[in-house]
RNA sequence: UGGGCUAUAGUGUAAUUGGCAGCACGCAAGUUUCUGGUUCUUGUAGUUUAGGUUCGAAUCCUGGUAGCCCAG
Numbered sequence: 001u002g003g004g005c006u007a008u009a010g011u012g013u014a015a016u017u018g019g020c021a022g023c024a025c026g027c028a029a030g031u032u033u034c035u036g037g038u039u040c041u042u043g044u045a046g047u048u049u050a051g052g053u054u055c056g057a058a059u060c061c062u063g064g065u066a067g068c069c070c071a072g
Base pairs, nucleotide, nucleotide: 001071002070003069004068005067006066007065010025011024012023013022019055026044027043028042029041030040048064049063050062051061052060
């Protein structure tokens, strides 16, 4: 420098090819227990960034950022 891949909650991971963004773990409160753990209930917090297309974008298009891989 060229090409490719990835980016979703504190962590990991889905979203069936455009139609309400879920699940598990974690964390907080409550329940249960003599205490802790376990169980159960509730809560917690998210689409890398800036635009575009569309009635509607995590998803499609363009540029950027970060990481990884390949070639030189």